Molecule: Bacterial RNase P class A
Organism: Bacteroidia bacterium
């Protein structure tokens, strides 16, 4: 000083002229005056809230979701700090980098193909010993240390045992385990004890623990006007008993809720043998009327700047500020510079400065908010790697 990767912040700016939305004042009106008018992802709709509506609950299953520890925050599948396990780079015990990190004796499955064998599964090749034997080659017994097959082959290394081996037996590390320091805690040191049981995969299926009602601003409310408070179909509108009245159980149909249970609302009048008529509420269907205002809808878990608290993530005080509200959807067009970045040229130890050629991304609020993903011309910061030059 380039180059590449990875984080994090930025991604326009001034002026003139027209032109569009909204607020405020003033005006009978038309105007006029003055304040504002699109992001870091306003995108995907992946989570999580706020606010509405469902007249008022709860249980259990089913479904869906998160899983080391503490902490933030309204909460989150989200961030911070730290634990552990693995990889890489160092050569020391630091730095980066990944984690979908609760469970493998609750219990089902899976590992082709090779291999003797793939889980409390084993003897292919060797190795010892007897034997039949000179040798070769064969048989009985032992054996899992060596060697093969495999992604994995029953704790590793080392000595000593031993016919030859094996935790047979010792050290040490590993595993389990008991105690002790530190630590809020996951966990981490130190000490002691035991030859130590049968692996891998849950982003298979599963257990465990915890949490989760439903829909979603075109949700919802509120005036106003107007028709035909129409027409058809189905289903319930029951039963038994108290009482001066009020009431009770059982049963039917709605709602609570995707299912049981539970709760909770409604069960009405006439005629009368059976049942018919009306009503009421559900739920489908054709039909007719009106499609206009207003709300929600921008004051917020809210920006901003200091002071402080914390390793941080974030919080606390304290002052200032109001900073789009459209409604088929506004925020904009022209010209003129600027700012960054490309091309050449001049200059220079290198630049810097000056002309010139072209660029100038991703992209557009629609109820609001706090995260997570994806797009993205350049530009700064930080970290880490390689390559050059200088000292």
């Nucleotide at each position: 000083a380039g180059u590449g990767c990875a984080a994090a912040a930025g991604g326009u700016c001034u002026u003139a002229u027209c032109g569009c939305c909204u607020c405020a004042u003033u005006g009978u009106a038309a105007a006029a005056u003055g304040g504002g008018g699109a992001g870091g992802a306003a995108a995907g709709u992946c989570c999580g809230g706020a606010c509405a509506a469902c007249g008022a609950a709860g249980a259990g299953c089913a479904c869906c979701g998160u899983a080391c520890u503490u902490c933030c925050u309204a909460a989150c599948a989200g961030g911070a700090a730290g634990g552990c396990a693995c990889c890489a780079a160092c050569u020391u015990a630091u730095u980066g980098g990944u984690g979908a990190c609760a469970g493998a004796u609750a219990g089902u499955a899976c590992a082709a193909c090779a291999g003797a064998a793939a889980g409390u599964a084993a003897a292919c090749c060797g190795c010892c010993u007897c034997g039949g034997u000179g040798c070769u080659c064969c048989g009985a017994g032992g054996u899992a240390a060596g060697g093969g097959u495999g992604a994995a082959a029953u704790g590793g290394u080392g000595a000593g045992g031993u016919a030859a081996g094996a935790g047979c037996u010792c050290a040490c590390c590993g595993u389990a385990u008991u105690g002790u320091u530190g630590g809020c805690g996951a966990c981490a040191g130190c000490a002691g004890u035991a030859g130590c049981g049968a692996g891998g995969u849950a982003a298979a299926c599963c257990u465990u623990a915890c949490g989760g009602g439903u829909u979603g601003a075109a949700a919802g409310a509120u005036c106003a006007a107007a028709u035909a408070g129409g027409u058809u179909u189905u289903g319930u509108u029951u039963u038994u008993u108290a009482u001066a009245a009020u009431g009770a159980a059982a049963g039917u149909g709605g709602g609570c809720u995707g299912c049981u249970c539970g709760c909770u609302c409604a069960u009405u009048g006439c005629c009368g043998a059976a049942g018919g008529c009306a009503g009421a509420c559900a739920a489908a269907a054709c039909g007719g009327g009106u499609a206009g205002a207003u709300u929600g809808a921008u004051u917020g878990a809210a920006u901003u700047a200091g002071c402080g608290a914390g390793u941080g993530a974030u919080u606390g005080c304290u002052a200032a500020u109001c900073c789009a509200g459209a409604u088929a959807a506004a925020u904009g067009a022209u010209a003129a510079g600027a700012g960054u970045c490309c091309u050449g040229a001049u200059g220079u130890a290198a630049a810097a400065a000056u002309c010139u050629u072209g660029a100038u991304a991703c992209a557009g609020a629609a109820u609001c908010c706090g995260g997570c993903u994806u797009a993205u011309a350049c530009u700064u910061u930080u970290g880490c790697a390689c390559u050059a030059u200088u000292u």